A computed fold for a 145-nucleotide RNA from Paenibacillus flagellatus, annotated as c-di-AMP riboswitch aptamer (ydaO/yuaA leader). The organism belongs to Paenibacillus, within Bacteria. It was read from a public genome assembly, where an Rfam model found it. Its Rfam family is "c-di-AMP riboswitch aptamer (ydaO/yuaA leader)". Rfam describes the family as follows. This family represents a conserved RNA structure found upstream of the ydaO and yuaA genes in Bacillus subtilis and related genes in other bacteria.
């Protein structure tokens, strides 16, 4: 010098996961979201079992490979974890809508148990990123005169 990291500040994204108040410990409200829970309707579903059912979330399905195991006499089949490719389906900077063009298509809970679901109880406000934001359209804002 250059390139990497990293910390503050801004301004963003996923996400209900924020903003206020207070005694600032505890709490409490407000907003945003989960879950339970009647009528009516739906469901003929469910099944203590090396087995079921549920939830929350966009993260469902399918096919190939395939070392454990398994069946077999070999040849082979069959196969979890894992790997690959796709898939319903989701995200991208005021807003929808359309191409694009990049991604993401996991996790994890309840404990035998729950369909909707008024009134009504109940429970959460984590986490993890980026440093960039494409075209056209119609619809706001806020600046300027």
């Nucleotide at each position: 010098a250059a390139c990497c990291a990293u910390a503050a500040c801004g301004a963003g994204c996923c996400g209900a996961a924020u903003u206020u108040c207070u005694u600032a410990u505890c709490g409490a409200a407000a907003a945003c979201g989960g879950g339970g829970g009647a009528a009516c309707c739906a469901u003929u579903u469910c099944u203590u079992g090396u087995a079921g059912g549920g939830g929350u979330g966009a993260a469902u399905u399918u096919c190939g490979c395939c070392a454990a195991c398994c069946g077999c006499g070999c040849a082979c089949g069959g196969g979890a974890a894992g790997c690959g490719a796709a898939u319903a389906g989701g995200g991208u900077g005021c807003c929808u809508a359309a191409c694009a063009a990049c991604c993401c298509g996991a996790a994890u809970c309840c404990g035998u148990c729950a369909g909707c679901u008024a009134a009504c109880c109940u429970c959460g406000u984590a986490g993890g990123c980026u440093c960039c934001a494409g075209u056209c359209a119609g619809g706001a804002a806020a600046c300027c005169a």